[in-house]
Context: one part of a larger RNA
């Protein structure tokens, strides 16, 4: 390579729009370019196979002959593909009627709680611990009572409960805004479906500039622990965590499970949207569609264990694996201010 795989062995890309390509509902006519069918030319000789024959055999060699699975040209088929066409509506999408949401920016407003500062009361302790010390306090703390000032995060509600493509998203108003759902069945008429490259978004951490700092807190000092303690415990404490505007581009970025689309026994919550049965109504009971769990049939699979959210049986596209170390290193390109990032060997070893 041909191939077998990618939940946990070695494999699904962090996620999303989308170029190119790659793959494409039903249905009229043409075309004959893939396709198929016949014939005709070609496919040089040797080689290889199949016979026969000559060197005493063979090996060698002569002869015939099959083959040379390809090419090219003429005539035919026209179901499939392709292209052109006439059409449809089940894919997809656009109206219109609704609910639901922590889905994205901005803008303002609120209360508990720490932290400080001011006065009041009030006096010797507080705080910490497995037991202590460091620490704080007679210059008057802790504790309580009133008033202030910042910053930050929003208890309950809260739920295998919603929302977003992930990242992720939780007090409350406004205001601008994406996207799904659900019913209606009016439009448009295949418009799709996946996507090598691009290009966007991307938690924490870090970086650049400016700001902002209550709480917490890498480093950092100090106290104990302890042979030792560059630790786990305590007291402090600066980066930093918060804001803007740039940048990093990574993760156990996880469901360790790429996206579509179609098939395939049941039961049971929840969550939004119906439709119907009953009622004065709610409630309760049948049923529908989308989502979100749990339990399990057939099947799958090494087990685990998955099973209409499939890891099940098919199609279509996209990424990735190929023995362990050596290594996500080297070299080399390329992005980055920088820390690194992406790409990614090999020698030598087992």
């Nucleotide at each position: 390579u041909u191939g077998g795989g990618c939940g946990u062995a070695a494999a699904g890309g962090g996620c999303g729009u989308g170029u190119a390509g790659g793959c494409g509902g039903c249905u009229u006519g043409a075309u004959a370019a893939g396709u198929c069918g016949a014939a005709g030319g070609u496919g040089a000789a040797a080689u290889c196979c199949c016979a026969u024959g000559g060197c005493u055999c063979a090996a060698c060699c002569a002869u015939g002959g099959a083959a040379c699975u390809g090419c090219c040209u003429u005539c035919g088929a026209a179901a499939c593909u392709g292209u052109c066409u006439c059409g449809c509506u089940a894919g997809a999408g656009u109206c219109c009627g609704g609910g639901a949401g922590a889905g994205g920016g901005u803008a303002g407003u609120g209360g508990a709680a720490u932290u400080c500062c001011c006065a009041g009361u009030g006096u010797a302790g507080c705080g910490g611990u497995g037991a202590a010390a460091u620490g704080c306090g007679u210059a008057g703390a802790u504790a309580u009572u009133g008033g202030g000032a910042g910053g930050a995060a929003c208890a309950c509600c809260a739920g295998u409960g919603g929302c977003g493509a992930a990242g992720g998203c939780g007090a409350c108003u406004a205001c601008c805004u994406g996207g799904a759902c659900c019913g209606g069945u009016a439009c448009u008429g295949a418009c799709g479906c996946u996507g090598a490259g691009g290009c966007g978004c991307g938690a924490a951490a870090g970086c650049g500039u400016g700001g902002g700092u209550a709480g917490c807190a890498a480093a950092c000092a100090g106290g104990a622990u302890u042979a030792g303690a560059u630790a786990c415990c305590c007291u402090g404490g600066u980066a930093g965590u918060c804001c803007a505007c740039g940048c990093u581009g990574u993760a156990a970025a996880c469901g360790a499970u790429g996206g579509g689309c179609a098939c395939u026994c049941g039961g049971u919550g929840c969550u939004g949207c119906g439709g119907g049965u009953a009622u004065c109504g709610a409630c309760u009971c049948c049923u529908g569609c989308a989502g979100u769990g749990c339990c399990u049939u057939a099947g799958c699979u090494a087990a685990c264990g998955c099973g209409u959210u499939a890891a099940g049986u098919g199609c279509c596209c996209c990424g990735c694996c190929u023995g362990g170390g050596g290594a996500g290193u080297a070299c080399g390109g390329u992005c980055g201010c920088a820390a690194g990032g992406c790409u990614g060997a090999a020698a030598c070893u087992c």
This is a predicted structure of a 350-nucleotide part of an RNA (small-subunit ribosomal RNA, central domain) from an Acidobacteriota bacterium. The coordinates come from a structure-prediction model, not an experiment, and the mean pLDDT is 88. Rfam family: Bacterial small subunit ribosomal RNA. The source organism's lineage runs through Bacteria, Pseudomonadati and Acidobacteriota.